[in-house]
């Protein structure tokens, strides 16, 4: 320099054009206990960015940012 992949909640993943974007583990309160812990129950949080396309966009295009691997 060229080329492929990847970004979604603190942290590992899902959701593959149309339901309120979930789940596990963490973090906060409950319940239970003598007191934690483990278990229940319930909360808080999130789609890199910037256009396009679409009646609708995490999803598809295109630029950029950022990681990652091959090539040189």
């Nucleotide at each position: 320099g060229g080329u492929c992949c990847c970004g979604u909640a603190g942290c590992u993943c899902a959701a593959a054009g149309g339901a309120u974007a979930g789940a596990g583990u963490a973090c906060c309160g409950g319940c239970c206990u003598c007191c934690g812990a483990a278990g229940c129950c319930g909360g808080u949080g999130g789609u890199c960015u910037g256009g396009g396309u679409u009646c609708g966009a995490c999803u598809c295009c295109c630029a950029g940012c950022g990681g990652g691997g091959c090539c040189a």